[in-house]
C1' cells in the first nucleotide's frame, strides 16, 4: 500500500430492523460465631460520526482500534 475479519458491561460471550441476555466480578442484605459457601436483590454496556428506515446492537459509508493474509 491493497485485501480479510472483529469491536457489546471491569472479564468472557448471546442477541440476523420492534423494552440489549446470561456467566464471573463488585455492592446491599439474609444465613454463620466469624470467614467461605449457599439464597434474594442492586448497580454496570452496542468504539466514534453519517445515511436508510416509523424503528438500527442488527443494514450501507466513512473514522479508529486490534488481528490475519499479500505485497
Nucleotide at each position: 500500500g491493497c485485501g480479510g475479519g472483529c469491536g457489546u458491561a471491569g472479564c468472557u460471550u448471546a442477541g440476523u430492523g420492534g423494552u440489549a441476555a446470561a456467566g464471573c466480578c463488585u455492592c446491599u442484605g439474609g444465613u454463620u460465631u466469624c470467614c467461605a459457601c449457599c439464597c434474594a436483590g442492586a448497580a454496570g454496556a452496542c468504539a466514534c460520526g453519517g445515511g436508510u428506515u416509523c424503528g438500527a446492537u442488527u443494514c450501507c459509508c466513512g473514522u479508529c482500534g486490534c488481528c490475519c493474509g499479500c505485497u
This is a predicted structure of a 71-nucleotide RNA (transfer RNA) from a soil metagenome. It matches the Rfam family "tRNA". Rfam classes the family as a transfer RNA. Rfam describes the family as follows. Transfer RNA (tRNA) molecules are approximately 80 nucleotides in length. The prediction has a mean pLDDT of 83. The RNAcentral record of the sequence draws on MGnify.